[in-house]
RNA sequence: GCUUGAAAAAGGUAAACCAUCUGAAAAGGUGGGGCGCAAAGUUACUGGCCUAAGUCUUUAUUGAUAGAUAAGGCGGCAGAACUGCCGGG
Numbered sequence: 001g002c003u004u005g006a007a008a009a010a011g012g013u014a015a016a017c018c019a020u021c022u023g024a025a026a027a028g029g030u031g032g033g034g035c036g037c038a039a040a041g042u043u044a045c046u047g048g049c050c051u052a053a054g055u056c057u058u059u060a061u062u063g064a065u066a067g068a069u070a071a072g073g074c075g076g077c078a079g080a081a082c083u084g085c086c087g088g089g
Stems, first nucleotide, its partner, number of pairs: 002089004012037002017032006035076001041082003045079003048074003054069004059064001
């Protein structure tokens, strides 16, 4: 440098759920918790998924209903880029 995660060691991370805070929501922060994870480290670049405050359209015209829409999110959905611990070959 390439490849790999069989058996180990040192550690890391933290699903559901609960409390609380932020948010229109999706979701996120903190504490508890621990299902899992060898990149479950980082980045919304591509695809995918979630939400629809605002905006547009429709009905309507006080208000309200329905539809569309990301500029809001998900990296613990896949790809891509960058970085990284330990061990084997």

A computed fold for an 89-nucleotide RNA from a Bacteroidota bacterium, annotated as c-di-GMP-I riboswitch aptamer. It matches the Rfam family "c-di-GMP-I riboswitch aptamer". From the family's description: GEMM was predicted in a large-scale screen for bacterial structured RNA regulatory elements. The coordinates come from a structure-prediction model, not an experiment, and the mean pLDDT is 83.